[in-house]
RNA sequence: AGAGUUUGAUCAUGGCUCAGAACGUACGCUGGCGGUACGCCUAAUACAUGCAAGUCGAACGCAGUAGCAAUACUGAGUGGCAAACGGGUGAGUAUAAUGUGGGAAUCUGCCUUUUGGUUUGGAAUAACACGAGGAAACUUGUGCUAAUACCGAAUAAGCCUUUACAGGGAAAGUUUUAAUGCCAAAAGAUGAGCCCGCACUUGAUUAGCUAGUUGGUGAGGUAAAGGCUCACCAAGGCAAUGAUCGAUAGCUGUUCUUAGAGGAAGACCAGCCACAUUGGGACUGAGACACGGCCCAGACUCCUACGGGAGGCAGCAGUAGGGAAUCUUGCACAAUGGGGGAAACCCUGAUGCAGCGAUGCCGCGUGAGUGAAGAAGGCCCUUGGGUUGUAAAACUCUUUCGUCGGGGAAGAAAAUGACUGUACCCGAAUAAGAAGGUCCGGCUAACUUCGUGCCAGCAGCCGCGGUAAUACGUAGGGUGCGAGCGUUGUUCGGAAUUACUGGGCGUAAAGGGCGUGCAGGCGGAUUGGCAAGCCGGAGGUGAAAGCCCGGGGCUCAACCCCGGAGGGUCUUUCGGAACUGCCAGUCUUGAGAGGGUCAGGGGCCAGCGGAAUUCCUGGUGUAGAGGUGAAAUUCGUAGAGAUCAGGAGGAACACCGGCGGCGAAAGCGGCUGGCUGGGGCCACUCUGACGCUGAGGCGCGAAAGCGUGGGGAGCAAACAGGAUUAGAUACCCUGGUAGUCCACGCCGUAAACGAUGGGCACUAAGCGUCCGACGGGUUCGACCCUGUUGGGUGCUGCAGUUAACGCGUUAAGUGCCCCGCCUGGGGAGUACGGUCGCAAGACUAAAACUCAAAGGAAUUGACGGGGGCCCGCACAAGCGGUGGAACAUGUGGUUUAAUUCGACGCAACGCGAAGAACCUUACCUGGGUUUGACAUCCCCGGCCGACACCAGAGAUGGUGUUUUCUCUUCGGAGACCGGGUGACAGGUGCUGCAUGGCUGUCGUCAGCUCGUGUCGUGAGAUGUUGGGUUAAGUCCCGCAACGAGCGCAACCCCUGUCCUAUGUUGCCAGCAUUUAGUUGGGGACUCAUAGGAGACUGCCGGUGAUAAACCGGAGGAAGGUGGGGACGACGUCAAGUCAUCAUGCCCCUUAUGUCCAGGGCUGCACGCAUGCUACAAUGGCAAGUACAACGAGUCGCAAUACCGCGAGGUGGAGCAAAUCUCUUAAAGCUUGUCUCAGUUCGGAUAGGAGUCUGCAACUCGACUCCUUGAAGUUGGAGUCGCUAGUAAUCGCAAAUCAGCAAAGUUGCGGUGAAUACGUUCUCGGGGUUUGUACACACCGCCCGUCAAGUCACGGAAGUCGGCAAUACCCGAAGCCAGUGGUCCAACCCUUUUAGGGAGGAAGCUGUCGAAGGUAGGGUCGGUAACUGGGACUAAGUCAUAACAAGGUAGCCGUA
Repeated sequence: AGAGUUUGAUCAUGGCUCAGAACGUACGCUGGCGGUACGCCUAAUACAUGCAAGUCGAACGCAGUAGCAAUACUGAGUGGCAAACGGGUGAGUAUAAUGUGGGAAUCUGCCUUUUGGUUUGGAAUAACACGAGGAAACUUGUGCUAAUACCGAAUAAGCCUUUACAGGGAAAGUUUUAAUGCCAAAAGAUGAGCCCGCACUUGAUUAGCUAGUUGGUGAGGUAAAGGCUCACCAAGGCAAUGAUCGAUAGCUGUUCUUAGAGGAAGACCAGCCACAUUGGGACUGAGACACGGCCCAGACUCCUACGGGAGGCAGCAGUAGGGAAUCUUGCACAAUGGGGGAAACCCUGAUGCAGCGAUGCCGCGUGAGUGAAGAAGGCCCUUGGGUUGUAAAACUCUUUCGUCGGGGAAGAAAAUGACUGUACCCGAAUAAGAAGGUCCGGCUAACUUCGUGCCAGCAGCCGCGGUAAUACGUAGGGUGCGAGCGUUGUUCGGAAUUACUGGGCGUAAAGGGCGUGCAGGCGGAUUGGCAAGCCGGAGGUGAAAGCCCGGGGCUCAACCCCGGAGGGUCUUUCGGAACUGCCAGUCUUGAGAGGGUCAGGGGCCAGCGGAAUUCCUGGUGUAGAGGUGAAAUUCGUAGAGAUCAGGAGGAACACCGGCGGCGAAAGCGGCUGGCUGGGGCCACUCUGACGCUGAGGCGCGAAAGCGUGGGGAGCAAACAGGAUUAGAUACCCUGGUAGUCCACGCCGUAAACGAUGGGCACUAAGCGUCCGACGGGUUCGACCCUGUUGGGUGCUGCAGUUAACGCGUUAAGUGCCCCGCCUGGGGAGUACGGUCGCAAGACUAAAACUCAAAGGAAUUGACGGGGGCCCGCACAAGCGGUGGAACAUGUGGUUUAAUUCGACGCAACGCGAAGAACCUUACCUGGGUUUGACAUCCCCGGCCGACACCAGAGAUGGUGUUUUCUCUUCGGAGACCGGGUGACAGGUGCUGCAUGGCUGUCGUCAGCUCGUGUCGUGAGAUGUUGGGUUAAGUCCCGCAACGAGCGCAACCCCUGUCCUAUGUUGCCAGCAUUUAGUUGGGGACUCAUAGGAGACUGCCGGUGAUAAACCGGAGGAAGGUGGGGACGACGUCAAGUCAUCAUGCCCCUUAUGUCCAGGGCUGCACGCAUGCUACAAUGGCAAGUACAACGAGUCGCAAUACCGCGAGGUGGAGCAAAUCUCUUAAAGCUUGUCUCAGUUCGGAUAGGAGUCUGCAACUCGACUCCUUGAAGUUGGAGUCGCUAGUAAUCGCAAAUCAGCAAAGUUGCGGUGAAUACGUUCUCGGGGUUUGUACACACCGCCCGUCAAGUCACGGAAGUCGGCAAUACCCGAAGCCAGUGGUCCAACCCUUUUAGGGAGGAAGCUGUCGAAGGUAGGGUCGGUAACUGGGACUAAGUCAUAACAAGGUAGCCGUA
């Protein structure tokens, strides 16, 4: 410090996710030692048991024990001090807390300092004794007694009250050399109370709150100021800088994280606060409204004799419960500290220690060295090896920790050590007792095997898994950690993803529809002053601990100790005056006013006008009109439409008219008048900052809609009809009501858009246009031309900017000020609540849940029922077919034991198959066989083989006869055959979606790319586009491109002309010869073979940019690639083929291998495809007759001859072929006949008889002869081929092959046309441009209802509960007030024992008052029949709304 994830790819936006650190954690697996820290985050739930606050005899009496006694000790009491500390918890509390800094009206036990005093009397009471009541707790009567308990009197330096005079108020002794107490006062210290400034969570879907409320006067009260309380008076106080109300929460030092700023937290430690079962209350006291005190009320628990009592672990342990989860009912007061005491000492679950827990942090160990035969075993393997791996073993060495034995501290200052025989030290033995968990597709370090087969499973995100999974499970190996490792949860970080540091708003989320304007924020020039902000110096404070720095101590570290530094929006004071602010003064440039002038659909009201539509009346006139893609509904013979004239009525204002004008926006358009707002320009005068923005508020605000009343011509939701359609609740047509118009009143929204808030300033140019002002030219002048300068409105464009597109003085540039708004998509601008509205609805505005994207700009493709250019037998123009018939072949379907398999739009279907009777053959049935029909290795035996017979369908089995291999170094080896063993063979079994190779197709279409350069952030672009041209990315020109490659073309083959050479088996002009090139001869010709020539737009003319090229011409056998072939770019279709072959994986192995016989692949209601033959006279038949080429031939082609009607047979000359044979070519030509018929057309089908091949023609061959003589009379919609030696037509040959399904295929020649105006349309293709929500690319994408399942949410008659408040009732304890007839020791008086007084108390009354009750509301939540929409869910239904002109452009508001 970044990374993954939206796309085919890119940039940017934007969310989600990861890597880091941390934790009071928990869970899973594992676990050696030590140090140190920490350990109920949940139920402030309930608690058994023990302990946690006592002490003092030097305050006091009594009792007991010991003692002869003195005395000592013990016990319960009186009394003193303490128990308000220490310890726990975080419920409450949003301010009465806390933090920080100040303040004045206070108190303060014990402690310190100082001053003064401590005199003299009195009355009781507990304990105790004797009784009484009670279950108990405990209560009570009588009597006795002490004090440092209680109460008087005296005194009063200070003290208190008071203006003063004057008045008031104290003490305690104990023991005694002395000490220690006590009282009063002053001061200090410590602690506490009170007040103030600032800081301090969240919600406005909480906007108003408050009657002791705010202030005053007086009084009361308090330690103390104060509405703290009361009486009276006034009517205030708080609040948009957020009162009140709701929700949540102890606050801080600090902790975690972070570069920082921040964010989150507030365990442990420390400070403060609050609380102690819930609520209320006071008492005592220096201090409490008191955790281990009291009273009352409530709930709960316990005891009970039922009358009544007792209790409070949020102290330490511990228990139950809750929970994912948190320890011992330990030791000691040795240390530190606390209480009491003069002290000894006692108490102390504070504390110090120990125990449990890997809960965290830190340290250590589980060995070290040598060790290659690279052992064994495991795993992988291409079988060679690799890896585990110096790892182990083995040898040598060491002993930390642990174990055993011995010694043995410090903590303690004189004594005293829980920890503890601890830390530490020494010795001994033995490598001995001590390693796991995660991960290994990318992010992210680390890879293979097997299993599984969208299953099981994984997953933080992207995503893996459908038979070769580095992603699941396992193993081997590896990576990073290590007594831990992973997972879950939470926080910060990364996240600049709430942006102060440090973001944005034209199109990604985001500018309010527009104005006006209160508060607020910001604000021109200049002078002086002040000093609030601001700057500087100094003082105070910011506890300790912590963080940081420097030292030091535990062997190191964690940890601990010492010192320093740092930390505030704090406070006090001294100074400064630039800037902001404030006060005072001045100025004119911002702003405004006055004057002149100008433009304008700016607004409102009234009046007027013509054109057009419609309707009405009348005339003329006759059969249609209207409407559409085409029609129909509709109107019209009752006279329409057309036309003429007249009239009525409503609405809108053609031309001018313009990216022209005005207005804040919405918006504004005939003409005239009236009223009225704003703006521009010009020259001066005036005011003197009067300004900008603007949360709330107020006003305006298209259309639709609403209310009331009018109006209603045209148009036109709804509605009706006609069409279209599969349907058509639409688009089209005919009608038609609200509405549209007016007046008044609502509504308040729009894609209210420049998708761009307002203001000011600055920053290149150029070209238009509107309105002014001022010039120049011209002119008599107007007009016109031209320039300068303002204001508006447009276009192009530099810098700059932007993700890009684009913006660009009218900014989206550069700055300042103010306002509004955004923070992933969906849910949703929805629900609930509130405000507004007559309603429709508007404004404000969530959450649960769900997804990993949604969205922007641009790029390359693909696509479009988008545009433009070009090409092709693509259409058109022609010729001939196919589709109808019969047959052949293939295929689907069906059938079957099997009808083997593959091929499926073009690009499967006379295709693999250039030939299924057996074989082929892969299929079926049956019969056999198991190292195999075939290969290699090993062992044993033998030559092999041939012939015959028997069983059998055959394979096979059995018997017999015959036979004795080759080489040799003589050991043996080899070929072949038989038997055996196991490695293995074998598979036309699966996967063409694991593959190679081969092939088809787009397409012989003209394209596809690269290097360097340039442009762009980038994907990419350029080049390859443009202007011409071509069959062509062919060539030329231009050009930020310059070159190159694969394609095109050419080079290759055949063919067309000529030349040269050669001349047999070919040829024959001339010369001989013959039935015959038969023979002699010849090489001229044809032909053959080989080698050359020729054609290049080379020449001429024209067109064209003078180019490329095109057109025409000459010459030429051939002319513009002469004709044909081979040749197929980058790629596409997961195209085809595992059954040509090869091959990975999987599967079978007495079978899915192999052998045999028979059957099947030929089965047949039928559909389709490709052909053949026809339907006839351009023909059929008969007779005669002419002319080819390519090919094939010894397991062959076969002549002459003979036989047969024929297929063919007999026979065999010749020929391994320019020689012989197949081999008569046919159409054609010449005659004849048939005469338009189902025929002398057509030949299917069928009967009979044969021929040939073959082991064998039944299933299931071809051919021949005789007979039979079906459909069919030119073929619907549609569809195919072909542009010249082509189509059409005619025959011939060959491969395969015993024969043949061939009418197929591949070749060969013969005869030999027609037509092309042209590119509108169909199909396919190329280039370009445009749109796109497509990229699996339109066979794409995608919306909504319905149906099914799951989930969360809203509404809802009701029902249940929580919380806070209001009113009233009741009113405990208690303080206060009153009363106090009852009661009372101290003081006083009197009387002499009783009374009185003073004073007090119980009781009673009253105010206040907790809990409780009643009532009506508020608010929040749970639940609910039913109901509403939403989200999600491989293959449900209906349609096709959107994306292309998406087939009616889409979208916004409204009905």
Molecule: small-subunit ribosomal RNA
Organism: uncultured bacterium